The RNA shown here (transfer RNA) has 71 nucleotides and comes from an uncultured Bacillales bacterium. Rfam family: tRNA. Its mean pLDDT, the model's own confidence on a scale to 100, is 80.
RNA sequence: GCAGGUAUCGUUCAGUGGUAGGACUUCUGCCUUCCAAGCAGAUAACGCCGGUUCGAAUCCGACUACCUGCU
Numbered sequence: 001g002c003a004g005g006u007a008u009c010g011u012u013c014a015g016u017g018g019u020a021g022g023a024c025u026u027c028u029g030c031c032u033u034c035c036a037a038g039c040a041g042a043u044a045a046c047g048c049c050g051g052u053u054c055g056a057a058u059c060c061g062a063c064u065a066c067c068u069g070c071u
Stems, first nucleotide, its partner, number of pairs: 001070007010024004018054001026042005047063001049061003
């Protein structure tokens, strides 16, 4: 230099154009003499900039970061 892939709560993994979810974590409450475990609830995210569309996490393009291959 060329090609390909990935980017979603604090972590990890889903989500094939129509309300963004699960698990763990965190916080609150219940339970317990206390802790742990258990139960209930809450908080929290679509890398970034454009385009297409009535509507984009999803489709298209550019950029950024990371990974892989070729030279």